A computed fold for a 383-nucleotide RNA from a Pseudomonadota bacterium, annotated as Bacterial RNase P class A.
The gene name in the source record is rnpB.
NCBI's taxonomy places the organism under Bacteria, Pseudomonadati, Pseudomonadota.
The prediction has a mean pLDDT of 75.
[in-house]
């Protein structure tokens, strides 16, 4: 110096003018709960606040115990509140590597699947091909018989038979390969590989190796159903809880056709059935829930790590038609364009992302202009 892996931060700054809503305090105002207006002072979005995909706090409801249905997870050990997360192993599969990915239990319990090609997709099977030992046909040859005819040899047929080594179809063909065997072949036989038992070291374990011994019988597929094994009661903050008009029902008492009430005080007149008073749910509304929590942040110990323990320091949105923001001016960074050997300098450009809290937490999963940091890995060049 080039291409890379891996883990992480960061999410423009400053200033000045206007704005929006939380919080205290102070003043005024006002009321059903409770508001509301001035001033001042203090704090006001993220690594994802997002998808809502897991997990859990924390309500409500349900609930002796077990068992079914369903659901998820699914090599091993460990963190954790708890997970389908995260951390350390282990196997496999890709990369020279650093490293990546991987639902990785069970297919000699039971059902099913496997298009199309191909003999054959699973306990058999033969297209093209190998083979002619054996069996059968033929032909010559010798020996035999008096003759048909018998008997041995060779040769040839591919009838019957044998085989599965090679071709050739598939995404997969009944262990792999070498050698021996044999008419040709074949785990038929051995040696190594693989598979299975079972032992022995190492390891908490997964798993690793190293020996025996089987001669192979036991192909794929469980994000098919199934089986094993561990977990799981629903429902959500529009949960729930308080507080509470106005109108119209209810429920109780009072008066009332022997005239209550109503016509704006009163008295005539007119009208003519319900009037007052109390309690109670429930609505509109308001209040809570709500943000001090598995919270943040600095050190120490313990742990290869996730974590954890202890000490000290802090307080960091809480809206509800729904705050958190606009302008502006200097600067950064980026891109352009001229200028300069060059460092660099001038100019230009709304080029500066994704996005937007809503009960709160742990993850994961997408979105995301751009800077930065460390730590390893190949290659190259100098020393």
């Nucleotide at each position: 110096g080039a291409a890379g892996u891996u883990a992480g931060c960061u999410a423009g700054a400053c200033a000045g003018u206007c704005g929006c809503g939380g919080u205290c305090u102070a003043u005024c105002u006002u009321u059903u709960a409770g508001g509301g207006a001035u001033a001042g002072a203090u704090g006001g979005a993220g690594g994802a606040a997002a998808g809502u995909c897991c997990g859990g706090g924390c309500u409500u409801c349900a609930c002796a115990g077990g068992g079914c249905a369903g659901g998820a997870u699914g090599c091993c050990g460990g963190c954790u509140a708890a997970c389908a997360g995260c951390c350390g192993g282990a196997c496999a599969u890709c990369g020279c590597g650093a490293g990546a990915u991987g639902a990785u239990g069970g297919a000699a319990a039971g059902u099913g699947g496997a298009a199309c090609a191909g003999a054959a997709a699973g306990c058999a099977a033969a297209c093209c091909g190998c083979c002619g030992a054996u069996g059968g046909u033929a032909a010559u040859u010798a020996u035999u018989u008096u003759a048909g005819g018998a008997u041995a040899a060779u040769u040839a047929u591919a009838c019957a038979g044998g085989c599965a080594a090679g071709g050739g179809u598939g995404a997969a063909a009944c262990g792999g390969c070498a050698g021996g065997g044999u008419a040709a072949g074949a785990g038929c036989c051995u040696a190594c590989c693989g598979c299975g038992a079972g032992c022995a070291u190492g390891g908490c374990a997964a798993c690793a190796u190293g020996g025996u011994c089987g001669g192979c019988a036991c192909g794929c597929u469980a994000a098919a159903c199934c089986c094993c094994a561990u977990c799981c009661g629903a429902a959500g903050c529009a949960a729930g809880a308080c507080c509470a008009a106005a109108u119209a029902g209810g429920c109780a008492g009072a008066c009332a056709u022997u005239g209550a009430g109503g016509c704006g005080g009163c008295c005539c007149g007119c009208u003519g059935a319900g009037u007052c008073u109390g309690c109670g749910g429930g609505u509109a509304g308001g209040u809570u829930g709500c943000u001090a929590g598995a919270g943040c942040u600095u050190g120490u110990u313990g742990g290869u790590a996730a974590c954890a323990a202890c000490a000290g320091g802090c307080c960091c949105a809480g809206a509800u038609g729904a705050a958190u923001g606009a302008c502006u001016g200097u600067c950064g960074c980026a891109u352009g364009u001229g200028a300069u050997u060059a460092c660099u300098c001038a100019c230009a450009u709304g080029g500066u992302a994704c996005a937007g809290a809503a009960c709160c937490c742990g993850g994961c999963u997408u979105a995301u202009c751009g800077g930065c940091u460390a730590a390893c890995u190949u290659c190259c060049u100098u020393c």